[in-house]
RNA sequence: GGGCCGGUGGCGCAAUGGUAGCGCACUUCCAUGGCAUGGAAGGGGUUGAGAGUUCGAAUCUCUUCCGGUCCA
Numbered sequence: 001g002g003g004c005c006g007g008u009g010g011c012g013c014a015a016u017g018g019u020a021g022c023g024c025a026c027u028u029c030c031a032u033g034g035c036a037u038g039g040a041a042g043g044g045g046u047u048g049a050g051a052g053u054u055c056g057a058a059u060c061u062c063u064u065c066c067g068g069u070c071c072a
Base pairs, nucleotide, nucleotide: 001071002070003069004068005067006066007065010024011023012022013021018055026042027041028040029039030038031037048064049063050062051061052060
């Protein structure tokens, strides 16, 4: 330098172009004398960044940044 894969809450991951969700973690409440554990509720994201297509983009296109991998 080139090819491919990935980037989404604190962490790990989902999501046919149609209101971004799950697990763990966090907060509150209930059960227990307390812990562990179980149950219920809640907070936290503009999906790495910018632009384009579209009525509508995490998803499609282009540019760019970061990480991984292969080739040279």